Predicted 3D model of a 71-nucleotide RNA (transfer RNA) from Mesotaenium endlicherianum. Its mean pLDDT, the model's own confidence on a scale to 100, is 82. Lineage of the source: Eukaryota > Streptophytina > Zygnematales > Mesotaeniaceae > Mesotaenium. Its Rfam family is "tRNA". Rfam's curators write: Transfer RNA (tRNA) molecules are approximately 80 nucleotides in length.
RNA sequence: GCAUCAGUGGUCUAGUGGUAGAAUAUCACCCUGCCACGGUGAAGACCCGGGUUCGAUUCCCGGCUGAUGCA
Repeated sequence: GCAUCAGUGGUCUAGUGGUAGAAUAUCACCCUGCCACGGUGAAGACCCGGGUUCGAUUCCCGGCUGAUGCA
C1' cells in the first nucleotide's frame, strides 16, 4: 500500500429497513438484628460525516479505530 471482517449503555452481547433487548455492574425500595443472597423498579448505548428511502442501528459511499491476510 491492497483486501476482508468488526465497531451497539461502565463491561459483554442480541437485533438487521418501522418506538434497540438480555446479562453484568450502578442507584432506590422491599426482605434480614446487620451483611451477603433474593425480589421489585429506575437510569444508562447504535464510532463519525454524507447519500438512498415516507422512515436507516440496518442499505450505499467516504473517514477513524481495531483484528486478520497478502505485498